Notes: This is a predicted structure of a 262-nucleotide part of an RNA (large-subunit ribosomal RNA, domain VI) from a Lachnospirales bacterium. The coordinates come from a structure-prediction model, not an experiment, and the mean pLDDT is 89. The full RNA is in RNAcentral, with records from ENA. Taxonomically the source falls in Lachnospirales (Bacteria, Bacillati, Bacillota, Clostridia). It matches the Rfam family "Bacterial large subunit ribosomal RNA".
[in-house]
Context: one part of a larger RNA
RNA sequence: CGUAGGAAAUUUGAUAGGAGCUGUCCUUAGUACGAGAGGACCGGGAUGGACGAACCUCUGGUGAAUCUGUUGGUAACCAAUGCCACAGCAGAAUAGCCAAGUUUGGAACGGAUAAACGCUGAAGGCAUCUAAGCGUGAAGCCAACCUAAAGACUAGAUUUCCCAUGCGAAAGCAGUAAGACUCCUUGUAGACGACAAGGUUGAUAGGCCAGAGAUGUAAGCACAGUAAUGUGUUCAGUUGACUGGUACUAAUAAGUCGAGGG
Numbered sequence: 001c002g003u004a005g006g007a008a009a010u011u012u013g014a015u016a017g018g019a020g021c022u023g024u025c026c027u028u029a030g031u032a033c034g035a036g037a038g039g040a041c042c043g044g045g046a047u048g049g050a051c052g053a054a055c056c057u058c059u060g061g062u063g064a065a066u067c068u069g070u071u072g073g074u075a076a077c078c079a080a081u082g083c084c085a086c087a088g089c090a091g092a093a094u095a096g097c098c099a100a101g102u103u104u105g106g107a108a109c110g111g112a113u114a115a116a117c118g119c120u121g122a123a124g125g126c127a128u129c130u131a132a133g134c135g136u137g138a139a140g141c142c143a144a145c146c147u148a149a150a151g152a153c154u155a156g157a158u159u160u161c162c163c164a165u166g167c168g169a170a171a172g173c174a175g176u177a178a179g180a181c182u183c184c185u186u187g188u189a190g191a192c193g194a195c196a197a198g199g200u201u202g203a204u205a206g207g208c209c210a211g212a213g214a215u216g217u218a219a220g221c222a223c224a225g226u227a228a229u230g231u232g233u234u235c236a237g238u239u240g241a242c243u244g245g246u247a248c249u250a251a252u253a254a255g256u257c258g259a260g261g262g
Stems, first nucleotide, its partner, number of pairs: 001151001005162007015148004021049007033038001051105005059099004066092005071085005110142002116136004163261001165174003179257004183199005204250003207246005213239003220233005
């Protein structure tokens, strides 16, 4: 820009893409078959491998703004605490992300067929699956499963909302409606656009409060010990991302676009 008014939502599916794998064991059954050795079809069940998808409850990895221990230095003393030394080193670890973890998929049912096997059946009194006609038949094909999809210009469908204003001879222009955007707070989204949640009629982010989870028993004081240190107060203190609440802070204010229709 188009989709013959302007919007918001829900959709149909032409078409395109993805997926499509397979082992072993049990049973049927030591049955059919076979002199024996051996040993099934068909059908039913269980459990794996590789591959794919989603997710983080568990197992773990990471987790440089979480907690703790500790060495040297520094802040001219002690204690406390901060900083520097590869994140100083070391132990643990929430959220998120992730796999080695968890869950899950390939299927089933159809249609038309290939090779192949048939029925009926002439040409060609017979025979013949074929010439007319009709069947069976594959991990393959079409559907079925998952995803995208009306710029599918054949531009589809349904529901709801807004209504037919002003100027102008007309072309058109203007202010608006429903609605949308700019802008702002953000994340379940993300390179940027976009998408999604919100913008005071508000829990969107931060802060604060409470909790979860993490770490592992703070400081101060008291007591014991010459002291290092230990014990008690104290499963304390601290705490990034998680959960719930709370307008304290910031989403203020404002602007732009947007129909007049066969």